[in-house]
Context: one part of a larger RNA
C1' cells in the first nucleotide's frame, strides 16, 4: 500500500444518485399497544420495565419447587456465543406463488374470480400421409380458444370501416351441362381443257376431325339485418349574463357516434421547477389541491381499497467513520534483509 477484522474525542448523514455500507434493535418474562380494516387483521405496532447470588422471615405446595419480602456484590447478572431497528406517507402489482440456469425478481408471468365465444359426443380443438391418439374411461356444474385479473362502486355513447352470425329475392361467377354455327376432309355433281389416259377450278352429302355461341351452373363477393367484456372508434367555429371574467343558453359545419361516471402535470403533462398550500433555514423529489388532459377514461378495464411485498418514491426517530477527517490496534499479504 492492499485485504479482512476492531475501537475512536466533539457532531450525527453535513457522505452520497440514494443511510450503498457500517450500526442500532435482538432470545425469554412482565405491562402496553394508534391510524384503518375485508373485523380475520394491523401487533412483537409503538413504547415502558424486569432478570446474578444469599435468607434463620411470610404465603402456597406432600415433596420438589414457585411467589414475595430482606439482604448482598460487580462496570456489566439474557455477564460468551447464537436471536427484529422502529414509525409515517404515496406509486403499482390484491394475496402466496412463477421469471430472463451464468448481468434484470420487477409494477412482468400466474393466479382465485368476471366475461365472451366454440362444442350435443364418432364432440370442438390439437399432433398425424394415415391407421390412430390427446382431450378422456370426461359429456355443458364438461371441454376447448380469446380477453380481464382478489373483494368495493360501476363498466356510458357508436355497428359508417374491419371481422364475426344469421339471410336469401336479386346481381356477379367455376368446373360440368349444352350444343346453334363455323372449319377441315371426301363418295358424288358441275365446268374448263385435251383424240384419249389425265390436268385444273368449283360445289358438296353422310361419317369423322376441329373449333366452341345462346342457355343452364353451387360457395363467395355485391346486397339485407345483427353484433363492442368483438378489431376499433367516442369533433370544430363564432356568439351570449347589468364591472370585468366566465359562459348555464344561442347559432352553424361535419360525423357511425361526438368521452358519460370516476380520475387528471399523473409509470400519462410537452410548454414545466404549471400555480396554490404543506414539509425544509433552504425542496426539479415528495405529499395535498386547481383543471390549461401537448397526447387519462371505464374488462386493450376505471375508480378506491384493509392485508401482503429481498418492489420503487419521499419524509422522520433511533443509530453510527457514510461524512466534518483522520487516527490507533490486530491479522495476512506485499516490501526490505537473510
Nucleotide at each position: 500500500u492492499c485485504a479482512u477484522g476492531g475501537c475512536u474525542a466533539a457532531g450525527g448523514a453535513a457522505c452520497u444518485c440514494g443511510g450503498c455500507c457500517a450500526g442500532u434493535u435482538g432470545a425469554c418474562c412482565c405491562u402496553g399497544u394508534a391510524a384503518c380494516u375485508u373485523c380475520g387483521g394491523g401487533a412483537g405496532a409503538a413504547g415502558g420495565g424486569g432478570g446474578g447470588c444469599c435468607u434463620a422471615c411470610c404465603c402456597c405446595g406432600c415433596a420438589a419447587g414457585g411467589g414475595g419480602a430482606g439482604g448482598u456484590u460487580g462496570c456489566a447478572g439474557a455477564g460468551c456465543a447464537a436471536a427484529g431497528g422502529c414509525c409515517c406517507a404515496g406509486g403499482c402489482g390484491a394475496c402466496u406463488g412463477u421469471u430472463u440456469a451464468c448481468c434484470a425478481a420487477a409494477a412482468a408471468c400466474a393466479c382465485a374470480g368476471g366475461a365472451c365465444u366454440c362444442u350435443g359426443c364418432g364432440a370442438a380443438a390439437u399432433c398425424g400421409a394415415g391407421a390412430g391418439a390427446u382431450u378422456c374411461a370426461g359429456u355443458a356444474u364438461a371441454g376447448g380458444g380469446u380477453c380481464u385479473g382478489a373483494c368495493a362502486c360501476c363498466u356510458g355513447c357508436c355497428c359508417g370501416g374491419u371481422g364475426c352470425c344469421g339471410g336469401a329475392a336479386g346481381g356477379u361467377u367455376a368446373a360440368g351441362g349444352g350444343g346453334g354455327g363455323g372449319c377441315g376432309u371426301u363418295a358424288g355433281g358441275g365446268g374448263c381443257u385435251g383424240u384419249a389416259a389425265g390436268g385444273c377450278c368449283u360445289c358438296g352429302a353422310a361419317g369423322c376431325g376441329u373449333u366452341g355461341a345462346a342457355c343452364u351452373g353451387a360457395a363467395g363477393c355485391c346486397c339485407c339485418g345483427g353484433u363492442a367484456a368483438a378489431c376499433g372508434g367516442c369533433g370544430g367555429c363564432c356568439g351570449u349574463a347589468a364591472c370585468u371574467a366566465u359562459a348555464a343558453c344561442g347559432g352553424u359545419c361535419c360525423u357511425a357516434a361526438g368521452g358519460u361516471a370516476g380520475c387528471g402535470a399523473a409509470a400519462u403533462u410537452c410548454c414545466u421547477u404549471g400555480u396554490c398550500g404543506g414539509g425544509u433555514a433552504a425542496g426539479u423529489u415528495c405529499c395535498g389541491a386547481c383543471c390549461u388532459g401537448c397526447a387519462c377514461g371505464a374488462a386493450u378495464g376505471g375508480u378506491g381499497u384493509a392485508a401482503c411485498g429481498a418492489u420503487c418514491u419521499g419524509g422522520g426517530c433511533a443509530c453510527u467513520g457514510u461524512c466534518u477527517c483522520a487516527g490507533c490496534c490486530a491479522u495476512g499479504a506485499g516490501c526490505u534483509c537473510g